Record summary: This is a predicted structure of a 113-nucleotide RNA (SAM riboswitch aptamer (S box leader)). The model forms 97% of the base pairs in the Rfam consensus. The sequence was found by an Rfam model in a public genome assembly.
[in-house]
RNA sequence: GAUUUAUAAAGAAGUGGCGAGAGACUGGCUCAUUGACCCACUGGCAACCUUCAAUUUUUUGAAAAGGUGCCAAUUCCUGUCUGACUUCCUAUUGAGGUUAGAGAAUAUAAAUG
Numbered sequence: 001g002a003u004u005u006a007u008a009a010a011g012a013a014g015u016g017g018c019g020a021g022a023g024a025c026u027g028g029c030u031c032a033u034u035g036a037c038c039c040a041c042u043g044g045c046a047a048c049c050u051u052c053a054a055u056u057u058u059u060u061g062a063a064a065a066g067g068u069g070c071c072a073a074u075u076c077c078u079g080u081c082u083g084a085c086u087u088c089c090u091a092u093u094g095a096g097g098u099u100a101g102a103g104a105a106u107a108u109a110a111a112u113g
Stems, first nucleotide, its partner, number of pairs: 002112007013042005021031003025079001027077002043071003048067002050063005075105001080102009
C1' cells in the first nucleotide's frame, strides 16, 4: 500500500527543541515569528484491541497495567447524487443560496491475505 468491519457534532496541554509554513487534496475559511506544523519529555482524553462481572450469543456495566490512537476549529466547511424551500434569469435539461438524507474521499482501530 490492498480488502472487510466499526467509528468520526463528545473529550483531553504544558515545557523544551527547531524555525516557516500548517490544517490530506479542490475552493473557501482559519492557525502561525506573541513561534504554528513537526520532534522529545511530562501530563491528560478516550476505550478499538485488552481485563473483569452480568446477560446468554450479543449486548450491558466497570477498569485502565499493556498495544494503538487522539489532545484548534463537526473529519474546520466543501466537492458526487437525491429531496424540500428559496433568489436571479435569456424562463430552460439554466445559474446560485439555505437545509436534510445518501455517497465518495480521508483518518483511526481491529482483522484478513